This is a predicted complex of two RNAs, RNase P RNA and transfer RNA, with 453 nucleotides together.
[in-house]
RNA sequence: GGAGUAGAACAGGUGGCCGCUGACCCGGAGGCAUCCGGGUUGGAGGAAAGUCCGAACACCACAGGGCAGGGUGCUCCAUAACGUGGAGUCGCGGCAACGCGAAGGCAAGUGCAACAGAAAGCAAACCGCCUCGCUACGGCGGGGUAAGGGUGAAACGGUGCGGUAAGAGCGCACCAGUUCUCCGGGUGACCGGGGAAGCUGGGUAAACCCCACCCGGUGCAAGACCAAAUAGGGGAGCGUCUGAGGGCGGCCCGUCCGAGCUCCCGGGUAGGUCGCUUGAGGUGUCGGGCAACCGGCAUCCUAGAUGAAUGGUCACCGCCCCAAAGCGGGCAACUGCUUUGGGGAGACAGAAUUCGGCUUAUGGUCUACUCCGGCC
RNA sequence: GCCCACGUAGCUCAGUCGGUAGAGCGCUUCCUUGGUAAGGAAGAGGUUCAUCGGUUCAAUUCCGAUCGUGGGCUCCA
Numbered sequence: 001g002g003a004g005u006a007g008a009a010c011a012g013g014u015g016g017c018c019g020c021u022g023a024c025c026c027g028g029a030g031g032c033a034u035c036c037g038g039g040u041u042g043g044a045g046g047a048a049a050g051u052c053c054g055a056a057c058a059c060c061a062c063a064g065g066g067c068a069g070g071g072u073g074c075u076c077c078a079u080a081a082c083g084u085g086g087a088g089u090c091g092c093g094g095c096a097a098c099g100c101g102a103a104g105g106c107a108a109g110u111g112c113a114a115c116a117g118a119a120a121g122c123a124a125a126c127c128g129c130c131u132c133g134c135u136a137c138g139g140c141g142g143g144g145u146a147a148g149g150g151u152g153a154a155a156c157g158g159u160g161c162g163g164u165a166a167g168a169g170c171g172c173a174c175c176a177g178u179u180c181u182c183c184g185g186g187u188g189a190c191c192g193g194g195g196a197a198g199c200u201g202g203g204u205a206a207a208c209c210c211c212a213c214c215c216g217g218u219g220c221a222a223g224a225c226c227a228a229a230u231a232g233g234g235g236a237g238c239g240u241c242u243g244a245g246g247g248c249g250g251c252c253c254g255u256c257c258g259a260g261c262u263c264c265c266g267g268g269u270a271g272g273u274c275g276c277u278u279g280a281g282g283u284g285u286c287g288g289g290c291a292a293c294c295g296g297c298a299u300c301c302u303a304g305a306u307g308a309a310u311g312g313u314c315a316c317c318g319c320c321c322c323a324a325a326g327c328g329g330g331c332a333a334c335u336g337c338u339u340u341g342g343g344g345a346g347a348c349a350g351a352a353u354u355c356g357g358c359u360u361a362u363g364g365u366c367u368a369c370u371c372c373g374g375c376c
Numbered sequence: 377g378c379c380c381a382c383g384u385a386g387c388u389c390a391g392u393c394g395g396u397a398g399a400g401c402g403c404u405u406c407c408u409u410g411g412u413a414a415g416g417a418a419g420a421g422g423u424u425c426a427u428c429g430g431u432u433c434a435a436u437u438c439c440g441a442u443c444g445u446g447g448g449c450u451c452c453a
Stems, first nucleotide, its partner, number of pairs: 001372008010363001012317007020043010045348001049359002052357005057219004064253004069215005074088005089103001090101004104210002109208002111204002126149002128145007157175006176200002178197008223274004233265006245257003267452002281300008319344011377449007386401004395433001403419005426442005
């Protein structure tokens, strides 16, 4: 100098001018709903986004039993909870820093595999090899053979020796895997070492499914209250204890209530208050823990709008780049700081009940580490 | 704001327990006619099935993320 990996904090600052909006105060107007003027003070994010998970909260039985359905899936820990996070295990990728993994079970059952190929799932004989029979000597037929060829994404462990008519775990040695077993380490996933059995059982569960664990539904347009308004009207269907329908949610049971219920047409009002921001809260510090995180103490209060506000501009400072000069560092390549001049950038995006995560979008800065090259 | 569904040829839609994508209308050429329409015959057009990843031998189909489009939900009787 180049290429890369991991992580952190930030999202410009101050002032002037012109605006937007909430609250409070003062003055004025008023038809007592409110409006106008002035002042003080508050006013977006790291993702406010996607709405993908998990909760709080509210209502529906204090959320009952079973089926169906959905979700998760290595281990331990963290947490209110999670599909999230931390620390590890194993596998894969990368020269490395490091990254990625829906990583239980196809040795429980069922299914699937186009084309090609002889054969695609309790194997199979197209070519080849061996053997027997026939022969018109070109071959043909029967049997054996998965070692060789060919097809395919995939062809039923690999290498060698023995063995055999030719072959084959048929036998043996070594290697790989599986099952059983013993010893040691670890909370555990698992790891290390020894022994036995020729046991060799392909892929797919982000196919049905099995196993383990978890899950009631709806979402602040939840829900509570006030006000306003009138045609509590018309039609069709079902039902009134032989019980429709509702709480009750896809179904059943069980239980409580029960005379109305459903659909279509038509009518009225579309205003306000609460929920609404103090919370699993932020910051600092001390202690515990490898860490996520937890605990103690101190301190702070930081939008709550409702067709929906938080913006624009100028100056200086800050940031980045280039050039020059000065003072330093180093053996050197080179480099740090200061000053002067010139130039440049400012992204993604915007609260709408609130939190914890994930994912996606996005600007420059800093720190640590890895690999390669050059110079001394 | 909250909750759902969908995206396949120019248009409207099929196709899915994964095996190489079709139909109708439209378009192009030809036949028929004096000419046009209708009719008949042949053909083109997607191959990034919205986009990007993953699972798999193989993805329009299964899973995840992103983008876009459409729909539903508020009071009274």
Rfam match: Bacterial RNase P class A. The family's RNA type in Rfam is ribozyme. Rfam describes the family as follows. Ribonuclease P (RNase P) is a ubiquitous endoribonuclease, found in archaea, bacteria and eukarya as well as chloroplasts and mitochondria.